[in-house]
Annotation: A computed fold for a 72-nucleotide RNA from a Bacteroidota Order II. bacterium, annotated as transfer RNA. The source organism's lineage runs through Bacteria, Pseudomonadati and Bacteroidota. It matches the Rfam family "tRNA". The family's RNA type in Rfam is transfer RNA.
RNA sequence: ACCGCAAUGGCGCAAUGGUAGCGUAUCAGGCCCAUAUCCUGAUGGUUGUAGGUUCAAAUCCUGCUUGCGGUA
Numbered sequence: 001a002c003c004g005c006a007a008u009g010g011c012g013c014a015a016u017g018g019u020a021g022c023g024u025a026u027c028a029g030g031c032c033c034a035u036a037u038c039c040u041g042a043u044g045g046u047u048g049u050a051g052g053u054u055c056a057a058a059u060c061c062u063g064c065u066u067g068c069g070g071u072a
Stems, first nucleotide, its partner, number of pairs: 001071007010024004018055001026042005048064005
């Protein structure tokens, strides 16, 4: 330099172009003599960034950034 893959709550990951969810963590409550476990609920996301297509974009297209891998 070129090619490919990836980027989504604090962390790990899902999500056929049509309500952004699960686990874990955190907080509150229940249970318990108490703690842990367990049960219930809540908080937490401008889906890396800038544009484009579309009635509608995490998803499709383009540029850029970062990371990983490959070729030279």